[in-house]
Predicted 3D model of a 368-nucleotide RNA (Bacterial RNase P class A) from uncultured Amylibacter sp. The model forms 96% of the base pairs in the Rfam consensus. It matches the Rfam family "Bacterial RNase P class A". By type it is a ribozyme.
RNA sequence: AGGGCCGGGUGGUCGCACGCCGUAAGGUGUGAGGAAAGUCCGGACUCCACAGCGUAACGGCGGCGGGUAACGCCCGCCCAGGGACCCGUCCCUGAGGGAUAGCGCCACAGAGAACAGACCGCCUCGGCUACCGAGGUAAGGGUGAAACGGUGGGGUAAGAGCCCACCGCGCGGCUGGCAACAGACGCGGCACGGCAAGCCCCGCCGGGAGCAAGACCGAAUAGGGAUCGCGCGGGUGGCAACACCCCGGCGCACGCUGCGCCGAGCAGAUCCGGGUAGGUUGCAAGAGCGUGUCGGCAACGGCACGUCCAGAUGAAUGGCCGCCCAAGGGGUGCUAAGCCCCUGGACAGAAUCCGGCUUACAGGCCUU
Numbered sequence: 001a002g003g004g005c006c007g008g009g010u011g012g013u014c015g016c017a018c019g020c021c022g023u024a025a026g027g028u029g030u031g032a033g034g035a036a037a038g039u040c041c042g043g044a045c046u047c048c049a050c051a052g053c054g055u056a057a058c059g060g061c062g063g064c065g066g067g068u069a070a071c072g073c074c075c076g077c078c079c080a081g082g083g084a085c086c087c088g089u090c091c092c093u094g095a096g097g098g099a100u101a102g103c104g105c106c107a108c109a110g111a112g113a114a115c116a117g118a119c120c121g122c123c124u125c126g127g128c129u130a131c132c133g134a135g136g137u138a139a140g141g142g143u144g145a146a147a148c149g150g151u152g153g154g155g156u157a158a159g160a161g162c163c164c165a166c167c168g169c170g171c172g173g174c175u176g177g178c179a180a181c182a183g184a185c186g187c188g189g190c191a192c193g194g195c196a197a198g199c200c201c202c203g204c205c206g207g208g209a210g211c212a213a214g215a216c217c218g219a220a221u222a223g224g225g226a227u228c229g230c231g232c233g234g235g236u237g238g239c240a241a242c243a244c245c246c247c248g249g250c251g252c253a254c255g256c257u258g259c260g261c262c263g264a265g266c267a268g269a270u271c272c273g274g275g276u277a278g279g280u281u282g283c284a285a286g287a288g289c290g291u292g293u294c295g296g297c298a299a300c301g302g303c304a305c306g307u308c309c310a311g312a313u314g315a316a317u318g319g320c321c322g323c324c325c326a327a328g329g330g331g332u333g334c335u336a337a338g339c340c341c342c343u344g345g346a347c348a349g350a351a352u353c354c355g356g357c358u359u360a361c362a363g364g365c366c367u368u
Base pairs, nucleotide, nucleotide: 001368002367003366004365005364006363008324009323010322011321012320013319014318016031017030018029019028020027021026033347037358038357040356041355042354043353044352045210046209047208048207058206059205060204061203062202063077064076065075066074067073078096079094080093081092082091083090084089085088097201098200102199103198104195105194106193119141120140121137122136123135124134125133126132127131149167150166151165152164153163154162168190169188170187171186172185174183175182176181214281215280216279217278224272225271226270227269228268229266230265233246234245235244236243237242247263248262249261250260251259252258288307289306290305291304292303293302294301295300325345327343328342329341330340331339332338
């Protein structure tokens, strides 16, 4: 540094939730987690959308093989980087497809950062010769994360894949492997710097919303509808809408006049329908758990036996006490053993259910 496991035990007493028994009083059984958490992935289940297929867009994933219901998870292997030592094995890490499809970017420093580039130096030539100018040179120095293959030899004015050997790189077939890939061989004088967690290209996957999904029952009150019952102040005109006159009520403080407004529905009966509150269900026997065995390097799978393991909904799973245990402190004692006293167990907590990942975690044990 990595991996795995446990994460207080036991008894009493008073309570809480649910199941069962009981007419009742009551009795009896069960009752959080490795993460129940974050709600980040993958599913089961449900509803909605959709004729089928394809393409585009958008999002995700990305070495190879296997496991799985599925996955971005897990196992094994390959490659790359790092570490350890017993030096050829072990451990850790990796969003690990493509940089000769195209575009874009490469800070600072530096002369020059991608169709390269002369600052110092080196070499040649010229000149007004402690220096200056022109040309050559990427071997040496300097800058940088990175300087356009590396080391050695030849070669040259000095140099340079200019030539050669080895290494690297690229291409080709061969051998081994299911494959990623590895190995040796031949050819090429180097053409091809890095970044895709920048756009992009290639391959694969993906419809949306979620148990407050959805299904069933369903009040009281207030709405809606149908039928029935009782009604529509009176009169005139008009087919009717309506107009006029009279009557009743209200308002302008009151009375008269005038003006304005109002005069049809009913706590009526029976029935029907939708919604709400509330209740039931979904919802606890499952990709379940435990043990053994077989197959497999492993993840995991097959078989046999055993077992039933929380179901709340303003939301149960708790409080106190005794004893014991890990750990810490103190006293006594010989800095011992033993004894006594005190403190004392983290993170957290179900809500439809599973498989993962991530994060939190006092202390202890095992292992590499």